Transfer RNA from Fusobacteriia bacterium UBA1095, 73 nucleotides, folded computationally. Rfam family: tRNA. Rfam classes the family as a transfer RNA. It was read from a public genome assembly.

[in-house]
RNA sequence: GCGCCAUUAGCUCAGCUGGUAGAGCACACGACUUUUAAUCGUAUGGUCACAGGUUCGAAUCCUGUAUGGCGUA
Numbered sequence: 001g002c003g004c005c006a007u008u009a010g011c012u013c014a015g016c017u018g019g020u021a022g023a024g025c026a027c028a029c030g031a032c033u034u035u036u037a038a039u040c041g042u043a044u045g046g047u048c049a050c051a052g053g054u055u056c057g058a059a060u061c062c063u064g065u066a067u068g069g070c071g072u073a
Stems, first nucleotide, its partner, number of pairs: 001072007010025004019056001028042004049065005
C1' cells in the first nucleotide's frame, strides 16, 4: 500500500428483510435485614465513532474519514 473485521449506555454485548434502541453487570433509590452482604423491585443513563448521500423514514443501505485488530507483500 491492498483486502477483511470491529466501533451502539460507565463496562461487556444484542439489535432479524430500513419503521421512533434493548439486556446483563455497575451506579442511585426503595423493600427485606439489628447492621452489612446477598436477594427482590423501581428509576436514571445513548448525537448508535465522525461527515456526506439515498429514502416518507437510516444503528441498519451507499461513499469518504478516524481509531483498533487480522491477513498479505